Predicted 3D model of a 71-nucleotide RNA (transfer RNA) from a Candidatus Magasanikiibacteriota bacterium.
Rfam family: tRNA. Rfam classes the family as a transfer RNA.
């Protein structure tokens, strides 16, 4: 310095342009003598700024961070 790919919750991963969702965790309650299990409720997410669209996680752009390829 030049090509592709990924970037969503505390980790892990869905979303066909129309209410961003499950698991696991993490609070609480309920069960139990207690501990584990379990059952409910509840928590908390789209890298940044922009640009199309009534309408962006989803399409473009350009920055950041990671990976991998070439020089």
């Nucleotide at each position: 310095g030049g090509g592709c790919c990924u970037g969503u919750a505390g980790u892990u991963a869905a979303a066909u342009g129309g209410u961003a969702u499950a698991a696991c965790g993490u609070a609480g309650c309920a069960u139990u003598c207690g501990c584990a299990u379990u059952g409910c409720u509840a928590u908390a997410u789209u890298g940044g700024c922009g640009g199309u669209u009534c309408g962006a996680u989803u399409c473009c752009g350009c920055c950041c961070a990671g990976g991998u390829c070439c020089a």